[in-house]
RNA sequence: CUCAUCGAGAGGGACUGAGGGAACGGCCCGUCGAAGUCCCGGCAACCACCCGCGAGCCUCCCGUCGUACUCAUCGGAGUGCGACGGUCGUGGAGACAGGUGCCAAUUCCGUCCCGUGGCGAAGGCCGUCCGGGGAAGAUGAG
Repeated sequence: CUCAUCGAGAGGGACUGAGGGAACGGCCCGUCGAAGUCCCGGCAACCACCCGCGAGCCUCCCGUCGUACUCAUCGGAGUGCGACGGUCGUGGAGACAGGUGCCAAUUCCGUCCCGUGGCGAAGGCCGUCCGGGGAAGAUGAG
């Protein structure tokens, strides 16, 4: 930088001791213990793994299986041929086990735009069970 996802899900202990929820504004969480580190546990299914389907490759190379031949120290080894696979796309299952991630609140809500509802005489203000999109962020893959 690109793509996908972000309303579901899942916490105990030890050490320590005041902050934390990205920024800002709110609103929350926190001495009935924040953040951090460690241990154990869990959630989920992005990647990998497994199966199906479709496409592709099959000159060479690699793997599995079959077959023929040769050699053998009788455990096997080598060579030729054939089939399938390797790559890509897509669908699906499992997850005890691989690489991450996550385990208060929708990504806690808002921030910019459009619409909409309420309040106000109006400028305007408000809507954490108003809606949609964007921005930003997080996580994964490349």

Model confidence (mean pLDDT): 80 of 100. A computed fold for a 142-nucleotide RNA from uncultured Nocardioides sp., annotated as SAM riboswitch aptamer (S box leader). The sequence is in RNAcentral, with records from MGnify. Taxonomically the source falls in Nocardioides (Bacteria, Bacillati, Actinomycetota, Propionibacteriales).